Predicted 3D model of a 98-nucleotide RNA (Guanidine-I riboswitch aptamer) from a soil metagenome. Model confidence (mean pLDDT): 88 of 100.
[in-house]
Formats: sequence, C1' cells, structure tokens
RNA sequence: GGCGACUAGGGUUCCGAUCCCUCCGGGAUGACUGGUCCGAGAGCUGCCGCCCGGAUCACGUGCUGACCGGGUGCACGGCGGGACAAAAGCCCGGGAGA
Repeated sequence: GGCGACUAGGGUUCCGAUCCCUCCGGGAUGACUGGUCCGAGAGCUGCCGCCCGGAUCACGUGCUGACCGGGUGCACGGCGGGACAAAAGCCCGGGAGA
C1' cells in the first nucleotide's frame, strides 16, 4: 500500500411495525426499537503485499525461493458537492485549512 469480515454511524428500496382505507390488496409514517441494505485515512480484526533478520531445506547457486520471527510510524480537519431508494464517519478527501 491492497482486499475481506465486523463495529461506530447512516438513512428508508425491500421486509417488519404502527395508523388509515374502497381490505386477494392499497396508502401514509424513519424525532418507527428492528431485519435486508450503505458503512470509516485518522475504529477494530484477518489475509496479501512490502521492508529487516534468521538455523534449516531447495536448485535455476541468486544476498534467490520455501519456511520462521519482527516491523509496516504519526494523524486535528471544515464549508460545499456527489452516488445509490436515501443518508452517513461512504466518495471528492491523509482534500482546503490547521
């Protein structure tokens, strides 16, 4: 650095819930707990990649590959815009700025 799982968080396409109706069903409501769904650079976790070291093994004999261990720091952050049904800590964005 990349990908996945989960969570904080998010809304309302579908399910459910509640209310209403002309009640095979239809409509309204997300300041409706929820399920599906979206979902973190600065959350968490796993795998891969990369870097460093290493006894042993491999053959193409290279400071190569397998395998083992370690590392992968720091991180305050608007306004505004965008997508999907819609919104968001998603994307613009480790942006502008500090």